Predicted 3D model of a 171-nucleotide RNA (c-di-AMP riboswitch aptamer (ydaO/yuaA leader)) from an uncultured Opitutia bacterium.
RNA sequence: GUUCUUUCACCGCCUAAGGCAACGCCGCUUCCUCGGCGUUUUCACGGGGGAACCAAUUUCCGUCGCGCACUCCGCGGCGGACGGGGCGCACGGCUGCGGGCAACCGCGGCCAAGGUCACUUCCUAGGACCAAGCCCGUCAGCUAACCUCGUCGGCAAUGGGAAGGGUGAUC
Numbered sequence: 001g002u003u004c005u006u007u008c009a010c011c012g013c014c015u016a017a018g019g020c021a022a023c024g025c026c027g028c029u030u031c032c033u034c035g036g037c038g039u040u041u042u043c044a045c046g047g048g049g050g051a052a053c054c055a056a057u058u059u060c061c062g063u064c065g066c067g068c069a070c071u072c073c074g075c076g077g078c079g080g081a082c083g084g085g086g087c088g089c090a091c092g093g094c095u096g097c098g099g100g101c102a103a104c105c106g107c108g109g110c111c112a113a114g115g116u117c118a119c120u121u122c123c124u125a126g127g128a129c130c131a132a133g134c135c136c137g138u139c140a141g142c143u144a145a146c147c148u149c150g151u152c153g154g155c156a157a158u159g160g161g162a163a164g165g166g167u168g169a170u171c
Base pairs, nucleotide, nucleotide: 007169008168009167010166011165012155013154014153018043019042021040022039023038024037025036026035027034044151045150046149047148048147049146054141059081060080061079062078063077064076065075066074067073083139084136085135086134087133092111093110094109095108096107097106098105099104114130115129116128117127119164120163121162122161123160124159125158
């Protein structure tokens, strides 16, 4: 130094949002090392746009008229309401108040699809939290070639059992 083995300790999490290297700056400092920040390259990861084929194309309410037409169904006239899409687990329903004849719009409450709970997976017993926000700007289905963007932020959050992985120490 390598391999096997004994025993023991440890491993941050969500998210694509990470890794190596070089250079520069800052902190400790004589220097190195270490830590932080920035730039660049590279690797890795994630998202969007975009043919053909294929898929899709059907809105709702009020009122009037007609149709055997009688709340109900169909057609037509008039008037009104409602854009659509992307990231993300964050979707849908009920309900209160206000506006509106209604469709519907605005602001709240409750439930709730779904998501998360600390190295990974499985089993088990219960529980906790979230169920937001932002962007494009009237335009977007899928999508080969091709084009393009991002690697931010936030958090400290149960118990038991089995198997496994990594790092370090030790016999």